c-di-AMP riboswitch aptamer (ydaO/yuaA leader) from Thermomonospora catenispora, 151 nucleotides, folded computationally. It was read from a public genome assembly, where an Rfam model found it. It matches the Rfam family "c-di-AMP riboswitch aptamer (ydaO/yuaA leader)". Rfam links the family to the GO terms cyclic-di-AMP binding and regulation of gene expression. NCBI's taxonomy places the organism under Bacteria, Bacillati, Actinomycetes, Thermomonosporaceae, Thermomonospora.
[in-house]
RNA sequence: AGGCGCCCGCCGCCGAGUCCGCAUGUCUCGCACAGAGGUGCGGAGCCGGGGACCCACCUACAUCCCGGGGUGAAUCGGCCCGAUCGGGCCGUAGGGCGACUUCCAGCCCGAACCCGUCAGCUAACCCGGUAGGCGGCUUGGAAGCAGAGGA
Numbered sequence: 001a002g003g004c005g006c007c008c009g010c011c012g013c014c015g016a017g018u019c020c021g022c023a024u025g026u027c028u029c030g031c032a033c034a035g036a037g038g039u040g041c042g043g044a045g046c047c048g049g050g051g052a053c054c055c056a057c058c059u060a061c062a063u064c065c066c067g068g069g070g071u072g073a074a075u076c077g078g079c080c081c082g083a084u085c086g087g088g089c090c091g092u093a094g095g096g097c098g099a100c101u102u103c104c105a106g107c108c109c110g111a112a113c114c115c116g117u118c119a120g121c122u123a124a125c126c127c128g129g130u131a132g133g134c135g136g137c138u139u140g141g142a143a144g145c146a147g148a149g150g151a
Stems, first nucleotide, its partner, number of pairs: 010136005018044007027037003045130006055120001067118001068115004076091006094109004100144006
C1' cells in the first nucleotide's frame, strides 16, 4: 500500500413505516462496563380498513356464469414458447430519480401480497399498521417561489 472480517458514524433513495418515554441488560452483535440493535408496553405524528341519513347502485324480460373485495404507481394490450400451470419479448394506464412547484431532456419501475362468499359513499363510532429493500458527493438544464448558513 492492498485484501478480508467485525462494530459504529455521516449523507441520501423507494415506502405510511418516524419521534419520545418506561422496561428488558441472564435478548443479539461486540474484547468491552465503548456503542448499536432487538423485544414488550405507553404516547405523539403519519398510514390503512370497517361503519348512517343523503346520494349512488338496484327494479321488467331473456341468455350466460368465470363470486366479490382490499393494500400498492404496479393497470391494460399484442406477439412467441407452451396441453395446462407457467415462461419470454414489445408496448402501455400509472409511478420514481437529494428543500417545493412547473417545463424540457435523460435513466429506471410498471411487482408482490391480503380478506374469505362479505364490505359503494359515509358523521359519530370501531379496528389495524408504523415494515422491508437499496445507494455513496444532488441525473442534467430552465423558470418561479421560499429563505437556512456565511461575511